[in-house]
RNA sequence: AGAGUUUGAUCAUGGCUCAGAUUGAACGCUGGCGGCAGGCCUAACACAUGCAAGUCGAGCGAGAAAGCACUUCGGUGUGAGUAGCGGCGGACGGGGGGGAACGGGUGAGUAACGCGUAGGAAUCUACCUAGUAGUGGGGGAUAGCCCAGAGAAAUUUGGAUUAAUACCGCAUAAUCCCUACGGGGCAAAGCAGGGGACCUUCGGGCCUUGCGCUAAUAGAUGAGCCUAUGUCGGAUUAGCUAGUUGGUGAGGUAAAGGCCUACCAAGGCGACGAUCCGUAGCUGGUCUGAGAGGAUGAUCAGCCACACUGGGACUGAGACACGGCCCAGACUCCUACGGGAGGCAGCAGUGGGGAAUAUUGGACAAUGGGGGCAACCCUGAUCCAGCCAUGCCGCGUGUGUGAAGAAGGCCUUAGGGUUGUAAAGCACUUUCAGUAGGGGGGAAAAGUUAGUCGUUAAUAACGGCUAACCCUGACGUUACCUACAGAAGAAGCACCGGCAAACUCCGUGCCAGCAGCCGCGGUAAUACGGAGGGUGCGAGCGUUAAUCGGAAUUACUGGGCGUAAAGCGCGCGUAGGCGGCCUGAUAAGUUGGAUGUGAAAGCCCCGGGCUCAACCUGGGAAUUGCAUCCAAAACUGCUGGACUAGAGUAUGGUAGAGGGAAGUGGAAUUUCAGGUGUAGCGGUGAAAAUGCGUAGAUAUCCGGAGGAACACCAGUGGCGAAGGCGGCUUCCUGGACCAACACUGACGCUGAGGUGCGAAAGCGUGGGGAGCGAACAGGAUUAGAUACCCUGGUAGUCCACGCCGUAAACGAUGAGAACUAGAUGUUGGGGGGCAUGUCCCUUUAGUGUCGAAGCUAACGCGUUAAGUUCUCCGCCUGGGGAGUACGGCCGCAAGGUUAAAACUCAAAUGAAUUGACGUGGGCCCGCACAAGCGGUGGAGCAUGUGGUUUAAUUCGAUGCAACGCGAAGAACCUUACCUGCCCUUGACAUCCUCGGAACUUGUCAGAGAUGAUUUGGUGCCUUCGGGAACCGAGUGACAGGUGCUGCAUGGCUGUCGUCAGCUCGUGUCGUGAGAUGUUGGGUUAAGUCCCGUAACGAGCGCAACCCUUGUCCUUAGUUGCCAUCAGGUAAUGGUGGGAACUCUAAGGAGACUGCCGGUGAUAAACCGGAGGAAGGUGGGGACGACGUCAAGUCAGCAUGGCCUUUAUGUCCAGGGCUACACACACGCUACAAUGGCCGGUACAAUAGGCAGCGAAGCCGCGAGGCGGAGCCAAUCCUCCAAAGGCGGUCUCAGUUCGGAUUGUAGGCUGCAACUCGCCUGCAUGAAGCCGGAGUUGCUAGUAACCGCAGGUCAGCCACACUGUGGUGAAUACGUUCCCGGGCCUUGUACACACCGCCCGUCACGUCAUGGGAGUUGGCAACGCCUGAAGUCGGUGGGCUAACGGCACUUAGUGUCGGGGCAGCCGCCUAAGGCGGGGUCGGUAACUGGGACGAAGUCGUAACAAGGUAGCCGU
Repeated sequence: AGAGUUUGAUCAUGGCUCAGAUUGAACGCUGGCGGCAGGCCUAACACAUGCAAGUCGAGCGAGAAAGCACUUCGGUGUGAGUAGCGGCGGACGGGGGGGAACGGGUGAGUAACGCGUAGGAAUCUACCUAGUAGUGGGGGAUAGCCCAGAGAAAUUUGGAUUAAUACCGCAUAAUCCCUACGGGGCAAAGCAGGGGACCUUCGGGCCUUGCGCUAAUAGAUGAGCCUAUGUCGGAUUAGCUAGUUGGUGAGGUAAAGGCCUACCAAGGCGACGAUCCGUAGCUGGUCUGAGAGGAUGAUCAGCCACACUGGGACUGAGACACGGCCCAGACUCCUACGGGAGGCAGCAGUGGGGAAUAUUGGACAAUGGGGGCAACCCUGAUCCAGCCAUGCCGCGUGUGUGAAGAAGGCCUUAGGGUUGUAAAGCACUUUCAGUAGGGGGGAAAAGUUAGUCGUUAAUAACGGCUAACCCUGACGUUACCUACAGAAGAAGCACCGGCAAACUCCGUGCCAGCAGCCGCGGUAAUACGGAGGGUGCGAGCGUUAAUCGGAAUUACUGGGCGUAAAGCGCGCGUAGGCGGCCUGAUAAGUUGGAUGUGAAAGCCCCGGGCUCAACCUGGGAAUUGCAUCCAAAACUGCUGGACUAGAGUAUGGUAGAGGGAAGUGGAAUUUCAGGUGUAGCGGUGAAAAUGCGUAGAUAUCCGGAGGAACACCAGUGGCGAAGGCGGCUUCCUGGACCAACACUGACGCUGAGGUGCGAAAGCGUGGGGAGCGAACAGGAUUAGAUACCCUGGUAGUCCACGCCGUAAACGAUGAGAACUAGAUGUUGGGGGGCAUGUCCCUUUAGUGUCGAAGCUAACGCGUUAAGUUCUCCGCCUGGGGAGUACGGCCGCAAGGUUAAAACUCAAAUGAAUUGACGUGGGCCCGCACAAGCGGUGGAGCAUGUGGUUUAAUUCGAUGCAACGCGAAGAACCUUACCUGCCCUUGACAUCCUCGGAACUUGUCAGAGAUGAUUUGGUGCCUUCGGGAACCGAGUGACAGGUGCUGCAUGGCUGUCGUCAGCUCGUGUCGUGAGAUGUUGGGUUAAGUCCCGUAACGAGCGCAACCCUUGUCCUUAGUUGCCAUCAGGUAAUGGUGGGAACUCUAAGGAGACUGCCGGUGAUAAACCGGAGGAAGGUGGGGACGACGUCAAGUCAGCAUGGCCUUUAUGUCCAGGGCUACACACACGCUACAAUGGCCGGUACAAUAGGCAGCGAAGCCGCGAGGCGGAGCCAAUCCUCCAAAGGCGGUCUCAGUUCGGAUUGUAGGCUGCAACUCGCCUGCAUGAAGCCGGAGUUGCUAGUAACCGCAGGUCAGCCACACUGUGGUGAAUACGUUCCCGGGCCUUGUACACACCGCCCGUCACGUCAUGGGAGUUGGCAACGCCUGAAGUCGGUGGGCUAACGGCACUUAGUGUCGGGGCAGCCGCCUAAGGCGGGGUCGGUAACUGGGACGAAGUCGUAACAAGGUAGCCGU
């Protein structure tokens, strides 16, 4: 620091996903040791049991027992008002003091002065510190104990007695409190140690020390209160508030205060977000990040809140109190049913919940806390230990050597490679764990003794210091050290398609499975599972969850808005934000400095301590903040004064469909009336119909009526903010521009809310209604046609008034300001020039086009910016769901506006590129059409295919490009199929062993294969061992397969297409895909050539080179030829001879737009001509670019993989491939007179021939037979060519056409013609009279017609195919149309490329969601009722020790007063009850749309002009 994923590819936009770090984690697999940390995130759910707060006898009362003695055996006394020694015990229950408000837990509540930061004033503060003053003298009770009683218990009642540092008066009283300033008021407690003198009731007093007590002051500490500021989300929560805001009086508190109350006033809060709802303890910090930020608030530390739930107070310095009290509620437990008890969110522990979180441990040794004079006691605080890889850190599981590169595994091209120096082996070491021994520190105090100092009257006591002694360790079998033995006890987990380091084999076969994203798996899976190997980390490794990062994907740092998501439809304007120039003052912002604070811990830096590290520890830095003070004055702000460049006003002009109102004009349509006039009109697509018209239309003339719209002018012209505005005239009215520069003096810009305007459609009321025209009706079209087309036609369109408030309301571009090259057109205004024009220059305001720089993903924008900047507003954050639901607001309604979520996908999108395609365009070509000729489609037959049938009808080929195709030839064979009979190392190949020559003649059985038996036969080479070939038997390796996969392949082939194309190198352009070249102008059969040209060249194709044919020449001259010569025959190149000709077959020549003229651009080329056998490629053939179709072929061959192996192989016999209601394709023969038949007659070329062609001759009507000459072929044979020509006959008829079919008799081939051959004779004589829609071939020696030959082959189903010659036409105006193709261009939502893509309803399944009669819960308020405990207030007849008065009496009693209490009453109030509403959930018959799902149904809406251009609003 980036990467993967949208596309055929590209750039961009944009989401999704990954790599990193982290965690109080959990789960899976695995697990040696130690150190340091951490450990209920869920149920603030319920809790058994134990412990967690006690202490003081130096405050007080009370107070044993053992033992001993006595005894009436009940007990009494002593012990003892206590302890000398040892042991045990030191209890129990009280009243008192201080503590229990700390420490420990939890995070439910709380959006708040709760917390953080910084300040403040009207307060309290036990213990502690400092200093000041005191501590005198009395009184009455009460618990315990005892007695009596109630109760199951908890507990409790009554009586009697008693003490205090308990309680209450009195005295004293200030630096305290109150005050009317005169005065008034308020306290206490003692205890312990020691003691010389003095006193004594012998208890002590007294003195002193220590501890305590009282009053007040100050401090420290802690706490309470107030203010500013910061502190989550929701506006689909916009208004909230009556003690509410303020004042006065009174009350209350430690203290300010509506804190409370009475009265008065009507305030207070809120868009800078009040109120309401949801969520949440806050912070230091923690995690992440470069930072800014984001997320978080376990452990540690600070604050807050809570203690079963709710309420309440008491005590106290402090609580409204976790281990206190009262009441109410829920729950649990006990109960004798009457009543009681309880609160682990203390430490352990239990149940439960949960993915998940530990021991009912040890000790107070240390640190700290409470009490105590102290010793000491208590302390689940704490310190330790236990459990857990939960995390971080450290260590180990050995080290060196060791190639025969062992064995085994895996792979293999079978050679080898790899695991791998890895192991074994050899030589070493011993950390850790184990065993044994040693063993520092955490320990200092306190205590005792001695000394000294302080205090004191004091050598007591007490305190400080010093010394000595004594003694204290849970951890702990500690850390650490030493010794011993032995490599000994110690390695796993994940991954290996890309991202992302790491590859092979086997298994599986869209199955099983994987997957973070893209995606793997349908028989060769580096992606599933296993194995080998490898990579990464390592006592851990992976997965899941979560946070930050990457993500500049919420953009402060640091994004955008023309077309990707995104500019409000447009103005005016409030708040707010921003704001020209000069100068003075100020100091809020700003800048600098200082001070305070920013707790500690943490992070960072430098040191130190554990062997290192983690960890611990010292110091520093940092803490970016806040507050206060000082200073500066540039900028911003506030304020004073001035200015004119922004803005505005006044003056003079100008243009204009700017707006509103009233009036008015002509053309046209329609309609009405009349005239003329006659049969049609109208309509459309090359149509037709509905409709109108003989009741007189259409047409035409004149006149009337009525409504709407304003031709020409008219213009990327004008005006307006936008919507929008168009005849003419008048009135009213807004804005703009220009000129000159008089005035005001920043008055400005933008603009959340708000408000106004706002096309069309639509709505309401009332008018109007000519034309047009939703709906509707009819006619067409169509498979259908609720459409497009036609004929009609209602709302509406028009006017007035009122709503609606939306549009693709678009420049898809917010408003304002400034700056930054030009060129050119046009509109309005001004100025200037002179050559006065239809002129030129210049300026300003608009409005267009093209372009520089720059910008942009590109397209494009470019002074009218999408450039460079500033100010303000609006808006966006993946696609779908959805601009939808719910809620609110607006509306008469339609609906508008605001505006989600669940769920779902990995894309959706923009621009550009290359193709492909278009019922887009241009140019061009082709028997493509047209023009012609002949066919096919109808018939019969033949052949092939489909289908059907069958035991089998073997298999393949299937639009063109399968179908007379593989097959250039199925009776057996072929043959692959079926039925049946056999064989199993096999019919065929190689190797091994044994035997035998091989081979051969018969016979029998069988359908045959085969089996049994039998005859003849002993070969070749030899180094004599044997060997080679062949045959038989045996064994196992193996053979075999026309079994599967042509979608694993090679090779070959078809097709587009003999179409003219397809590419490359370098250069250039473009961010890039790509483009250029190859486009353009001409031309060609051609990317053929020329010219032009950011291209220049090149390659594969085209053409040419090759074969054949057409002319000539040379050479050669047999088997071919015969002109001349000779000679021969009935006749013939038959013969001599010839080499001229033809021909044969070798080599040459020839044709190149070479020449001439014209056209063209002076080119290429084209047109015409000459010459020539041939002329512009002379004709024909071979030859087929890059590629396309997963085209065809595993059955020609080859071949990977799979399958089979007594069968899917092999052999044999028979059958089948030849079936037959039918459909299609290629053909043959015909339908006849351009013909049939008969007779006679003429002219070819190719090709083949020895298991062959086969002559002559003879036989047969014929097929054919006999025959065998000749020929291995320019020699002989096939071989008579046919159409043609001549003559005759038939005469338009199902015929003398046609020949199917059938019968019969024959022939030939062959082992064999039944299934199932061909041919011949005779007989039979079907359909068919030229073929519907459609479709096909051919442009010249072509079509058409006519034979001939060949391959295959025994024969042949050949009418096929391949060749060959004979006769021999017609037509082409032309490129509009059909088909195919090429080039350019255009559109595209296609790229599997139009046989594409894709939309909606319906049907089925799944999922989430809205509405929903209702139903059921939660929450917070409100009103009313009731009202516990309790404070406060009132009352208090009842009760009442202390103080006071009075009376009687000595004590004491009575009574009154003061004071207090029970009881009662009142206010407030928790819980509860009732009620009507609010709000948020759950659920629901039914219902709405949505998303997804494999191949469902119906159509074809969109993408091309998508076949009616599309889209937006209504």